[in-house]
Context: one part of a larger RNA
RNA sequence: GGACGAACGCUGGCGGCGUGCCUAAUACAUGCAAGUCGAGCGGAUCUUACCCUUCGGGGUAAGGUUAGCGGCGGACGGGUGAGUAACACGUAGGUAACCUGCCUGUAAGACUGGGAUAACAUUCGGAAACGAAUGCUAAUACCGGAUACGCGAGUUGGUCGCAUGGCCGACUCGGGAAAGACGGAGCAAUCUGUCACUUACAGAUGGACCUGCGGCGCAUUAGCUAGUUGGUGAGGUAACGGCUCACCAAGGCGACGAUGCGUAGCCGACCUGAGAGGGUGAUCGGCCACACUGGGACUGAGACACGGCCCAGACUCCUACGGGAGGCAGCAGUAGGGAAUCUUCCGCAAUGGGCGAAAGCCUGACGGAGCAACGCCGCGUGAGUGAUGAAGGUUUUCGGAUCGUAAAGCUCUGUUGCCAGGGAAGAACGCCUUGGAGAGUAACUGCUCCAAGGGUGACGGUACCUGAGAAGAAAGCCCCGGCUAACUACGUGCCAGCAGCCGCGGUAAUACGUAGGGGGCAAGCGUUGUCC
Numbered sequence: 001g002g003a004c005g006a007a008c009g010c011u012g013g014c015g016g017c018g019u020g021c022c023u024a025a026u027a028c029a030u031g032c033a034a035g036u037c038g039a040g041c042g043g044a045u046c047u048u049a050c051c052c053u054u055c056g057g058g059g060u061a062a063g064g065u066u067a068g069c070g071g072c073g074g075a076c077g078g079g080u081g082a083g084u085a086a087c088a089c090g091u092a093g094g095u096a097a098c099c100u101g102c103c104u105g106u107a108a109g110a111c112u113g114g115g116a117u118a119a120c121a122u123u124c125g126g127a128a129a130c131g132a133a134u135g136c137u138a139a140u141a142c143c144g145g146a147u148a149c150g151c152g153a154g155u156u157g158g159u160c161g162c163a164u165g166g167c168c169g170a171c172u173c174g175g176g177a178a179a180g181a182c183g184g185a186g187c188a189a190u191c192u193g194u195c196a197c198u199u200a201c202a203g204a205u206g207g208a209c210c211u212g213c214g215g216c217g218c219a220u221u222a223g224c225u226a227g228u229u230g231g232u233g234a235g236g237u238a239a240c241g242g243c244u245c246a247c248c249a250a251g252g253c254g255a256c257g258a259u260g261c262g263u264a265g266c267c268g269a270c271c272u273g274a275g276a277g278g279g280u281g282a283u284c285g286g287c288c289a290c291a292c293u294g295g296g297a298c299u300g301a302g303a304c305a306c307g308g309c310c311c312a313g314a315c316u317c318c319u320a321c322g323g324g325a326g327g328c329a330g331c332a333g334u335a336g337g338g339a340a341u342c343u344u345c346c347g348c349a350a351u352g353g354g355c356g357a358a359a360g361c362c363u364g365a366c367g368g369a370g371c372a373a374c375g376c377c378g379c380g381u382g383a384g385u386g387a388u389g390a391a392g393g394u395u396u397u398c399g400g401a402u403c404g405u406a407a408a409g410c411u412c413u414g415u416u417g418c419c420a421g422g423g424a425a426g427a428a429c430g431c432c433u434u435g436g437a438g439a440g441u442a443a444c445u446g447c448u449c450c451a452a453g454g455g456u457g458a459c460g461g462u463a464c465c466u467g468a469g470a471a472g473a474a475a476g477c478c479c480c481g482g483c484u485a486a487c488u489a490c491g492u493g494c495c496a497g498c499a500g501c502c503g504c505g506g507u508a509a510u511a512c513g514u515a516g517g518g519g520g521c522a523a524g525c526g527u528u529g530u531c532c
Stems, first nucleotide, its partner, number of pairs: 001532004006528005013379006019372002021337001026335003030332003035072003040069002043066010079290003089214007098207002103203007111145004120135006151174010180195006216262003223253003228250008265287004269280004292313005315326004343369001345368003351365001352363004382412004392403004416473001419467004426459001431454008476521005481502003487516005497504002
């Protein structure tokens, strides 16, 4: 000199864009943060219309709401950095040792049966959380049989390679479907459109495993290791493997630093530097790990699962003392710790995500607003003229000098701010209405595309534009001995004090304090801390 997620002191006008618990991974009151589908299913209930009525009500149709069963999603998104010195990360490869819901393509299919169960009703237990028994019912819930080979196992032929082997073909044995939903046509059978479903092969996406190399301090840590190292066999896994187990052998690592201890999430990047290098890992992006602490599995395409389950522990709360409930390192917010870090805000209008055929619903992701000079950038606090060099302050050798064109005065301007009027872009769709075209169908509905009209904004009456008025509302902080730009007077008298280093102060202090003047930076200026 530069930089900062900064803090402290004094001061403080505006705007834009960013940033904001670095400490206690401490404890959490309250609200919200993951739901959705009635076009999967049976009920319940409400409204309207019609019919019946013993006037209690019942039935049918349409529409709405939904606890439960069922499907998909709660493995994404969001937070934090405790642990981890490790294939955790970065980079370059490998998988002939692997998986992949939703999505895309290709091929084929969707036949025929069955038994339950929640909801509900009744009874019972419990303070509650919740539970038990009996009876009834449905499905795209569950379970059989058939079909089909691409799938798995065995036998066999061809071909190729990179060692185990890969690919293609033939024969024998084992395993699936929703028969669904909503439309349209039709008297019906049935046909047809869309969505959903099953199987197989590919693709895409996402993941899993393995390997080379790389990135830290201590040798005042020198030896470490029994599933340890390897083999055979078995189990397990999506898959290789001591991953696990039985048996066998005695190996394996290490001064090219094993093992131990300490510290630490890693990277893209960021800061500095001419570079080499050094330091850091906030915000943003990628990966990893964690979710009160420890352990475990279930479900599922995917978890050993932040707002799921079970067990143990600590803590908090409720209790009728028998037993239960909870997990902010999500967004706000509270207490505590600390030098220190924000609103218990608005909206799903946009982007993205989940569900749904869609309308739509949910979304503290996100879009915005609020607070904070915390940072960067921009603007302003007026401009011109004005010498009787006014008054006043300071100083003086008493002549003057200086503040100083500075002020006043005169002439202007109106950036910002205040007030009034107008007033956005961000909106593209999806959706509704009308019309047209195309593929397909026996035909229609539906599907795709195009055109016209309608409708959708939290921010926000914001940005922006115009107008009125008035210099009116807007400057401080540090320094002035040398380094280092900037000097005098008074007070004090080794006192009070200053100080980054040298050092100043003991009666003429340019170094302390105050004043005048000056220098520097400026809505900031200094100090402290850390890094280069």

This is a predicted structure of a 532-nucleotide part of an RNA (small-subunit ribosomal RNA, 5' domain) from Paenibacillus soyae. NCBI's taxonomy places the organism under Bacteria, Bacillota, Caryophanales, Paenibacillaceae, Paenibacillus.